[in-house]
Small-subunit ribosomal RNA from Stephania cephalantha, 1466 nucleotides, folded computationally.
RNA sequence: AGAGUUCGAUAUUGGCUUAGGAUGAACGCUGGUAGCAUGCAUAACACAUACAAGUCGAACGGGAAGUGGUGUUUCCAGUGGUGGAUAGGUGAGUAACGUGUAAGAACCUGCAUUUGGGAGGGGAACAAGAGCUGGAAACAUUUGCUAAUACCCCAUAGGCUGAGGAGCAAAAGGAGGAAUCCGCCUGAGAAGGGGCUUGCGUCUGAUUAGCUAGUUGGUAAGGCAAUAGCUUACCAAGGCGAUGAUCAAUAGCUGGUCUGGGAGGAUGAUCAGCCAUACUAUGACUGAGACACUGUCCAGACUCCUACGAGAGGCAUCAAUAGGAAAUUCUUCAUAAUGGGCGAAAGCCUGAUGGAACAAUGCCGCGUGGAGGUAGAAGGCCCGCCGGUCGUGAAAUUUUUUUCCUGGAGAAGAACAAUGACGGUAUCCCAAGAAUAAGCAUCAGCUAACUCUGUGCUAGCAGUCGUGGUAAGACAUAGGAAGUAAGCGUUAUCUGGAAUGAUUGGACACAAAGCAUCUGUAGGUGGCAUUUUAAGUCUACCAUCAAAUCCCAGGGCUCAACCCAGGAUAGGUAGUGGAAAGUGCUAAGCUGGAGUACGGCAGGGGCAGAGAGAAUUUUUGGUGGAACGGUGAAAUGCGUAGAGAUCGGGAAGAACACCAACGGCUAAAGCACUCUGCUGGGCUGACACUGACACUGAGAGAAGAAAGUUAGGGGAGCGAAUGGGAUUAGAUACCUUAGUAAUCUUAGCGGUAAAUGAUGGACACUAGGCGCUGUGUGUAUCGACCCAUGCAAUGCUGUAGCUAAUGCUUUAAGUAUCCCGCCUGGAGAGUACGUUCACAAGAAUGAAACUUAAAGGAAUUGGCGAUGGCCAUAUAAGUGGUAGAGCAUGUGGUUUAAUUCGAUGCAAAGCGAAGAACUUUACAAUGGCUUGACAUGUCGCGAAUGCUCUUGGUAGAAAGGGGUGCCUUCGGGAAUGCAGAUACAAGUGGUGCAUGGCUGUCGCCAGUUCAUGCCAUAAGGUAUUGGUUAAGUCUCGUAAUGAGCGCAACCCUCGUGUUUAGUUGCCACCGUUGAGUUUGGAACCCUGAACAGACUACCGAUGAUAAGUCGGAGGAAGGUGUGGAUGACGUCAAGUCAUCAUGCCUUGUAUACCUUAGACGACACACAUGCUACAAUGGCCGGAUAAAAGUUUACGAUCCCGUGAGGGUGAGCUAACCCCAAAAACCCAUCCUCAAUUCGGAUUGCAGGCUGCAACUCGCCUGCAUGAAGCCAAAAUCGCUAGUAAUCGCCGGUCAGCCAUACGAUGGAGAAUUCAUCCCCGAGCCUUGUACACACCGCUCAUCACACUAUGGGAGCUGGCCAUGCCCUAAGUCGUUACCUUAACCGCAAGGAGGGGGAUACCGAAGGCAGGGCUAAUGACUGGAGUAAAGUCGUAACAAGGUAGCCAUACUGGAAGGUGCGGCUG
Repeated sequence: AGAGUUCGAUAUUGGCUUAGGAUGAACGCUGGUAGCAUGCAUAACACAUACAAGUCGAACGGGAAGUGGUGUUUCCAGUGGUGGAUAGGUGAGUAACGUGUAAGAACCUGCAUUUGGGAGGGGAACAAGAGCUGGAAACAUUUGCUAAUACCCCAUAGGCUGAGGAGCAAAAGGAGGAAUCCGCCUGAGAAGGGGCUUGCGUCUGAUUAGCUAGUUGGUAAGGCAAUAGCUUACCAAGGCGAUGAUCAAUAGCUGGUCUGGGAGGAUGAUCAGCCAUACUAUGACUGAGACACUGUCCAGACUCCUACGAGAGGCAUCAAUAGGAAAUUCUUCAUAAUGGGCGAAAGCCUGAUGGAACAAUGCCGCGUGGAGGUAGAAGGCCCGCCGGUCGUGAAAUUUUUUUCCUGGAGAAGAACAAUGACGGUAUCCCAAGAAUAAGCAUCAGCUAACUCUGUGCUAGCAGUCGUGGUAAGACAUAGGAAGUAAGCGUUAUCUGGAAUGAUUGGACACAAAGCAUCUGUAGGUGGCAUUUUAAGUCUACCAUCAAAUCCCAGGGCUCAACCCAGGAUAGGUAGUGGAAAGUGCUAAGCUGGAGUACGGCAGGGGCAGAGAGAAUUUUUGGUGGAACGGUGAAAUGCGUAGAGAUCGGGAAGAACACCAACGGCUAAAGCACUCUGCUGGGCUGACACUGACACUGAGAGAAGAAAGUUAGGGGAGCGAAUGGGAUUAGAUACCUUAGUAAUCUUAGCGGUAAAUGAUGGACACUAGGCGCUGUGUGUAUCGACCCAUGCAAUGCUGUAGCUAAUGCUUUAAGUAUCCCGCCUGGAGAGUACGUUCACAAGAAUGAAACUUAAAGGAAUUGGCGAUGGCCAUAUAAGUGGUAGAGCAUGUGGUUUAAUUCGAUGCAAAGCGAAGAACUUUACAAUGGCUUGACAUGUCGCGAAUGCUCUUGGUAGAAAGGGGUGCCUUCGGGAAUGCAGAUACAAGUGGUGCAUGGCUGUCGCCAGUUCAUGCCAUAAGGUAUUGGUUAAGUCUCGUAAUGAGCGCAACCCUCGUGUUUAGUUGCCACCGUUGAGUUUGGAACCCUGAACAGACUACCGAUGAUAAGUCGGAGGAAGGUGUGGAUGACGUCAAGUCAUCAUGCCUUGUAUACCUUAGACGACACACAUGCUACAAUGGCCGGAUAAAAGUUUACGAUCCCGUGAGGGUGAGCUAACCCCAAAAACCCAUCCUCAAUUCGGAUUGCAGGCUGCAACUCGCCUGCAUGAAGCCAAAAUCGCUAGUAAUCGCCGGUCAGCCAUACGAUGGAGAAUUCAUCCCCGAGCCUUGUACACACCGCUCAUCACACUAUGGGAGCUGGCCAUGCCCUAAGUCGUUACCUUAACCGCAAGGAGGGGGAUACCGAAGGCAGGGCUAAUGACUGGAGUAAAGUCGUAACAAGGUAGCCAUACUGGAAGGUGCGGCUG
């Protein structure tokens, strides 16, 4: 400090995720030890049991124990004193003067401290104890005694009250032999503690905007320790609030803690301070202090006890229990230390505290051994079988003893004499002995660390992206590695990274985001120069912000954690000084900002009134006579009752052609015929006046297109809805014919638009150039132009700069300032609820649950487009076919024991197969075999092969006979057969989606790349664009320069010529019945070889003076001369595992191998490719002429036989020699004469021939007989541009034969048409759009149907909380009363003062009643939303998406949607 993730790739916006640190944690696996800490976060749920606050006999009367007695001692219920208001627990409530901080004035204060004064004289009781009574108990009543440091009175007073006279108020003793000590009363002071008041700080919500009647203040009284509406009466009507009152939700606050570089964010366990609380809710008493955790009264809920009358209780003390929960310990030891209460003290009490126990809960330390050791052991894993690795790791050898263990010694902690729970603990010494001690998670990227096996979209993993569909570094083992370590990993939470709420430190043209526009209130901000002040600012000092913590430097535990003592910064608040530049305040000024007055100017600026013409429709009259209208084409419609057309007259409403323009005006919406009236703003000139009067602007107000709405008018055209006609699969649309509301106007409402420059307003600054509008100035002119220049408005282009890019650029999206608005992933959703506004439609404000890893903007390259330009037998022109018939062949389907397998749009289907009767053969059935039909290694025997015979359907089985070759170092070996054992062999078994190789296709195309350079942040671009060509062919231009693979050429063939060579080919004479048979020749033909020739070379035109194109000449051939071979980068997971090869998987007594007879040839049907035809351009009969190829297991002449297929014979030929071999169409001539025929030949019968072990399934051929469909073929579709199509035969391969009409060659004869176009299909290039990138067979929208999820409404129903009003009032305080009662004091007495009880009034918790508010759960039914591999209906959007899309609004339709009106270009 970053990283992963949107895309084919890119840079960006933006979210999600991750690496760090932390925790009172929990869970999983594992676990040696010491120290120091920590340990119910949930139910403020309920609590058995024991303990946690007592003490004092030196305050008091008394009782008891003990003792033989006295005395003494000890203990004790009660009276009395003091303490139970501390310590300890918890965080429910509380948004508050509760807390933090800083101040303040009207107060109290036990014990302790300092310092004064005092304690004189009297009196009356009540407990306990004793007696009686009631009760189950708890406890209670009553009679008569008694003491005090308990109570009362009088006196006294440096105190209190009051202006003063004056009035009021105290005390206690005890111990001791004594000194004396401990107490008591009353003042004053200080400290500490507490109460009260105030400034500032302290969470969220405005879908909580108004709240408040003791409320705010005053007067009087009461009350309190004290101030105060704290309380009451009266008076006034105040008080709080957008700087957020009230209400709701949440929450103890702080020092601190965690994190962060910081600013901040989160948090409030342990420790410390404050507050609140003690089962829930009131209340007071006592007291210095409480409205009291282990006090009390009442009520409520709960629990226990009961004799049913009544009683008892409160662990949020320490332990413990139940329950809750993911989850938090022992019913422990000690008062030794520290501290507290009482006491004169000894002492007693102390679950405070000090310790131990439990828990890896955390932090920190130590250890689990060290050395040595290569045969690199065994074993594991991997492997290319060589080896590598675990690995010096282990063992062997040697050594040490921190820990552990045995034995011994043994603390400090105590200041202060005794006293040690911890504890025989820490620590020390001796001995023995490697002995007692390593796991956890990870290993695809982020992120350090890789292989094998298993699994096969299964099991599973996953923080994110993702992984797993037979070769998984991602699952599960294993081996190894990297990480950490007594822990490791996961989960949860906080912070960081996140500049992802941005003060530091973000954005808003197009990504989320500028209010549709203006005026203006509060507020914020504010020109130049002088003065005052010191609020803000800066600075110095002082006080404080408890301690602990953090930090710094020290010290102590062996170190560390931990502990001890010391020091310190920054910052906050308050106070006191100082400074005065900047801000603020003050005073008096200035003119530059702003405004006023004056002179001009432009303008569809606004409102009102008046007027004009063209067009449309309609009406009336005339002419006229058949259609008009409308469309892609039609129809509905109108018209002989006279339309349309045309002429004349009349009426109505709406809108204003040309001018007209990136021209003008207005804040925006918006504004256009002409004239008149009224009126707002702007610009400019001159420089008179005011003197900062300014900018922005939350709320608020004004105005606000179209549609819509209310009422009254108006209604020509147009025209939602609606009717009809078309189109269509449908057509609630596009097209058409009609047509209502609306559109117009008046008065209102409404308040929204893609209300847009998708760009808030103001001000200043920052290169230019070219226009245009308004208005000045200068020059010039008689004048008008022209030219130069200023201000204002409005456009284009462009530098710097900015931007993700596109782009913006003095009219900023640049550089700065001020103010306002607004944004924070997508979707849900501008939805729900609530509220405000509206007549309504609706508008404004505006969430959440659930869901998701992306959603976006810009640009790039492709692909695509019913976008636009260039081209091809693509179409057109022509010719012949296919599709109809019969047959052949192939395929599908069906069938079958099997019909083996593969190929499936073009680019499968006469294809693999250049040839299935057996074989082939892979299929099915039968029978058989198991080291195998075949290969290699090992062992044994025999040479081997071969021959004969028996049996079986065959494979096979059994038997017999004969016989030995080659090499040799004489051992044996090679080759071959048989038998055995074991490795194996074998597979046309699977996967062409694991592969190689080969092939098809785009492609009869002309593209595809590289190096360097340049441009761009980058993906990429440029080169490769323009002209031209068959061609990325060539050329020109040029930030590109070159190059590779393709194109072309080189190769073969055909066409012309030359040279050379002439046999088996050719020719001449002679000759022959005939024949190159012989002789001769090399001129011709032909053959083989080698050369020549064609290159736009020449001329003209055109083009840019180029490349080239067009025409011509010559030439055998002319513009690649013809035809081949040749197939770039790549695409289709195209085809092939069955040519071959091959990984992996699989079978291996069978999926291998052998065998026989079957099947691949089936047959309702469908398709493809062909053959033969339908005839007269023909059929039948008889008579000519090629090229190329093949041949010795071959071709086979000749002759004979047969109607023929063929048979017999066997010349010649190892082939330019012989043979196959007959060419056919054609031509000449005969017959047939338009018909199912002398066309056509299918089918069938009989008789034969050939091949072959074999011709039935299932061959070919021949003869005779039979003589089917078919008379040119619908929709549709295919080939071909010249020696081509069409037509005619001949040959070859495979092959015993052949199902060949196929395939491949070969020649004969031999046409027609086009010289165009982009209309169909298709390829490439350029351009444009794009929401596609698996790339249009793309993407995608909405309804409906099924499932699941959360949520809104909902007749209601059930809880909770809050406040209000009324009723009822418990306990109780302050009062009232004088009914009862009463020791002290007064009084001679009666009686009084005072007290108590009772009664009563106000208030008053709980409770009851009533109507509200908020909130939670639930609810028949219902609304939309979301999610979900393969449902239905359409195709709205993305391309001109096939009607451009979208926004607002209205109507309408199964649904997307359609249409009207206005707007936008995205």

The sequence is in RNAcentral, with records from SILVA.